[in-house]
Context: one part of a larger RNA
RNA sequence: UGACGGGGGCCCGCACAAGCGGAGGAGCAUGUGGUUUAAUUCGAUGAUACGCGAGGAACCUUACCUGGGCUCGAACGUAAGAUGACUGUAGGUGAAAGCUUACAUCUCUUCGGAGCAUUUUACGAGGUGCUGCAUGGUUGUCGUCAGCUCGUGCCGUGAGGUGUCGGGUUAAGUCCCAUAACGAGCGCAACCCCUACCUUUAGUUGCCAUCAGGUCAUGCUGGGGACUCUAAAGGAACUGCCUACGCAGGUAGUGAGGAAGGCGGGGAUGACGUCAAAUCAGCACGGCCCUUACGUCCAGGGCUACACACGUGCUACAAUGGCCGAUACAGAGGGCAGCUACCUGGUGACAGGAUGCAAAUCUCCAAAGUCGGUCUCAGUUCGGAUCGGAGUCUGCAACCCGACUCCGUGAAGUUGGAUUCGCUAGUAAUCGCGCAUCAGCCAUGGCGCGGUGAAUACGUUCCCGGGCCU
Numbered sequence: 001u002g003a004c005g006g007g008g009g010c011c012c013g014c015a016c017a018a019g020c021g022g023a024g025g026a027g028c029a030u031g032u033g034g035u036u037u038a039a040u041u042c043g044a045u046g047a048u049a050c051g052c053g054a055g056g057a058a059c060c061u062u063a064c065c066u067g068g069g070c071u072c073g074a075a076c077g078u079a080a081g082a083u084g085a086c087u088g089u090a091g092g093u094g095a096a097a098g099c100u101u102a103c104a105u106c107u108c109u110u111c112g113g114a115g116c117a118u119u120u121u122a123c124g125a126g127g128u129g130c131u132g133c134a135u136g137g138u139u140g141u142c143g144u145c146a147g148c149u150c151g152u153g154c155c156g157u158g159a160g161g162u163g164u165c166g167g168g169u170u171a172a173g174u175c176c177c178a179u180a181a182c183g184a185g186c187g188c189a190a191c192c193c194c195u196a197c198c199u200u201u202a203g204u205u206g207c208c209a210u211c212a213g214g215u216c217a218u219g220c221u222g223g224g225g226a227c228u229c230u231a232a233a234g235g236a237a238c239u240g241c242c243u244a245c246g247c248a249g250g251u252a253g254u255g256a257g258g259a260a261g262g263c264g265g266g267g268a269u270g271a272c273g274u275c276a277a278a279u280c281a282g283c284a285c286g287g288c289c290c291u292u293a294c295g296u297c298c299a300g301g302g303c304u305a306c307a308c309a310c311g312u313g314c315u316a317c318a319a320u321g322g323c324c325g326a327u328a329c330a331g332a333g334g335g336c337a338g339c340u341a342c343c344u345g346g347u348g349a350c351a352g353g354a355u356g357c358a359a360a361u362c363u364c365c366a367a368a369g370u371c372g373g374u375c376u377c378a379g380u381u382c383g384g385a386u387c388g389g390a391g392u393c394u395g396c397a398a399c400c401c402g403a404c405u406c407c408g409u410g411a412a413g414u415u416g417g418a419u420u421c422g423c424u425a426g427u428a429a430u431c432g433c434g435c436a437u438c439a440g441c442c443a444u445g446g447c448g449c450g451g452u453g454a455a456u457a458c459g460u461u462c463c464c465g466g467g468c469c470u
Base pairs, nucleotide, nucleotide: 007470008469009468010467011466012465013464015460016459019423020422021421022420023419026315027314028313029312030311031310032309033308034306035305042053043052064301065300066299067298068297069296070295076124077123078122079121080120081119082118083117084116087104088103089102090101091100092099093098106115107114108113126290127289129288130287131286135284136283137279138278139277140275142273147186148185149184150183151182152181153162154161155160166177167176168175192267193266194265195264197235198234199233200232201231202230203229207224208223211222212221213220238261241255242253243252244251245250317416321375322374323373324372325371326370327369333364334363335362338357339356342353343352344351345350382413387408388407389406390405391404392403393402429452430451431450432449433448434447435446
């Protein structure tokens, strides 16, 4: 000087408390460990690994295993030599890759050759092989915590200190006062984006108040820019005003005004550094290693195994519910090898037609809710696992190993021990919708979107983490 303390003081955080809903028990999905295996490719391992890399493992992917092939090689360049083609067709063998056979077959030319292609030789290849403890880059975490430093001066023999401490205040090293310190930088805040209100400008594909036309009906048509909305530019919030307290900074108020009030809500943004944290398998790169193989091509298998253990989820155990019928209202996105209205067939997945739309124009497109009916507390009209049968679709191909539909079957489960997780408001809970990846899909995952919409916070003694002083 730091760090640590079951030392002290002050303060903060869904940290505890107060609440709401979960996990831990069941079935299934998924990841991991373990075991098994020819292989079950590799990495990630307290917090900070375990629905993680993977935003799509049937083949491919694919790195693993078994077997069959190639050796300048799957791609490209240089030099030299050889051939005349490249290529196409047909055949043999084969699981394919590959190996092999037959036929047809170049251009220009000053006849020296040149171009182009194939092949041979020689160089450069190739490696998801090792080392993240040689590295770059990127990322996680402490932590969106309020800290981390510098110049000059001053103090100290020096390491260093001071500033950055103290008294207040703040979400904040935020600001004020005081002060051997005075200033400054990286952080904080603000500047950026979305959202909440208003104005102006602009009205098509959006809108329809007024006027007119038309329809069984519909902004359908003429028309209009008022409104909604769209998308650009502005305004608006600053403790600005009032009251109380205070030197100030600021704090408090069922204050006023206002769409919004004290950081309005959310996002992006992550200081100096810590963990020899993670990644050589995204990429790059030093060193080491392989070179008829640790490279590369192909077929099949595996990554999907299963006495078991753990994490993360989904569905439930029901009446605030299940089932049946009728009926209403979104936002954000996607769409041409696509989304498909509508019609027909089928119980259905879907199929056959047909039309619009490269889309504010067409289309994908809601559910919880509401109104009726039924069930009456039961392993049930709860629950849907599992299994049998029949199908649909994608795709060379659904055996290993796809999703979906219909009929039948109808398991465990009656609210879950110790313990443990999330959340403070349009939040939790609950309801559906969309997108990326993608032929299809093991998506209950991830990332978004809107609908309905709570309870509780006395307080800081205690648990955990953090900040400042000592």